[in-house]
This is a predicted structure of a 74-nucleotide RNA (transfer RNA) from a Gemmataceae bacterium. The sequence was found in a public genome assembly. NCBI's taxonomy places the organism under Bacteria, Planctomycetota, Planctomycetia, Gemmatales, Gemmataceae. Its mean pLDDT, the model's own confidence on a scale to 100, is 81.
RNA sequence: GGUCUUGUGGCCUAGCGGUUCAAGGCGCCUCCCUGACACGGAGGAGAUCGGUGGUUCGAUUCCACCCAGGACCA
Numbered sequence: 001g002g003u004c005u006u007g008u009g010g011c012c013u014a015g016c017g018g019u020u021c022a023a024g025g026c027g028c029c030u031c032c033c034u035g036a037c038a039c040g041g042a043g044g045a046g047a048u049c050g051g052u053g054g055u056u057c058g059a060u061u062c063c064a065c066c067c068a069g070g071a072c073c074a
Stems, first nucleotide, its partner, number of pairs: 001073007010026004018057001028044005050066005
C1' cells in the first nucleotide's frame, strides 16, 4: 500500500430499516434483610449506537469517506 472485518452505557454482548423507554449480564448507587459483611430481595442512574455526509416518508440498522482496532496479502 491492497482486500476483508469490527466499532452500541464503566466492561462484555444482543438488536440489524418503522413502534413506547435501544434489551440482557457483570459492575455502580439507594433501600430492605444482618450485630456487621457477604448472599438474597426491591428500586434507580448510566449509551447524541466511533465521526461526517448521503439514500429513504423514516436509519443504531443501507451506502460513501474519514478515524481507531483486528485478520490476510504484498